[in-house]
RNA sequence: CACAGAGUAGGUAAAAAGCGUUAAGUGUUAAAGGAUGGGAAGUUGCCUUUAAACGAAAGAAUGUAUAUACAUUCUGCGAUUUUUUACCGCAUCCGCUGUC
Repeated sequence: CACAGAGUAGGUAAAAAGCGUUAAGUGUUAAAGGAUGGGAAGUUGCCUUUAAACGAAAGAAUGUAUAUACAUUCUGCGAUUUUUUACCGCAUCCGCUGUC
């Protein structure tokens, strides 16, 4: 020099533990801000805040009790949260690892 490879933010699936089911959360739109392979640079994408619109699945058993309420457990439900594992994962330049 050449060739090959690894690694971000994050995404998907499974499992476990929670939260909600008296509706928080998730999702949508707009604005502002922020982070994003080791460095440069930056977008699809991501996060936060504010505002707006929209919007949901409960059932059973037991106990208490003021008798129609409360609590616990179980089975469900939610574009629900977190963790773990597996897979996927930044164009370009430099760097890193391996081979020659």

The RNA shown here (THF (Tetrahydrofolate) riboswitch aptamer) has 100 nucleotides. Of the family's consensus pairs, 91% are formed in the model. The coordinates come from a structure-prediction model, not an experiment, and the mean pLDDT is 77. Its Rfam family is "THF (Tetrahydrofolate) riboswitch aptamer". A reference for the family is Ames et al. (2010), "A eubacterial riboswitch class that senses the coenzyme tetrahydrofolate", Chem Biol.